[in-house]
This is a predicted structure of a 75-nucleotide RNA (transfer RNA) from an Opitutaceae bacterium. It matches the Rfam family "tRNA". Its family is annotated with triplet codon-amino acid adaptor activity in the Gene Ontology. Taxonomically the source falls in Opitutaceae (Bacteria, Pseudomonadati, Opitutia, Opitutales). The prediction has a mean pLDDT of 83.
RNA sequence: GCCCUCAUCGUCUAGCGGCUAGGACGGAGCCCUCUCAAGGCUCAAACCGGGGUUCGAUUCCCCGUGAGGGCGCCA
Numbered sequence: 001g002c003c004c005u006c007a008u009c010g011u012c013u014a015g016c017g018g019c020u021a022g023g024a025c026g027g028a029g030c031c032c033u034c035u036c037a038a039g040g041c042u043c044a045a046a047c048c049g050g051g052g053u054u055c056g057a058u059u060c061c062c063c064g065u066g067a068g069g070g071c072g073c074c075a
Stems, first nucleotide, its partner, number of pairs: 001071007010025004018055001027043005048064005
């Protein structure tokens, strides 16, 4: 330098054009318990940035940024 893959709550992850963006762990509160743990209920928390396509984009396309991988160059 070229090519490929990926980027979503604090963490791990689901999602293949119209959802209130879901789940688990973690966090907070309440219940239960003599207390703790376990268990039950509730709550807060996210789409990397900028364009484009579209009636509508987290999702498709382009350019960045970051991460990972493959190939090449360094006479």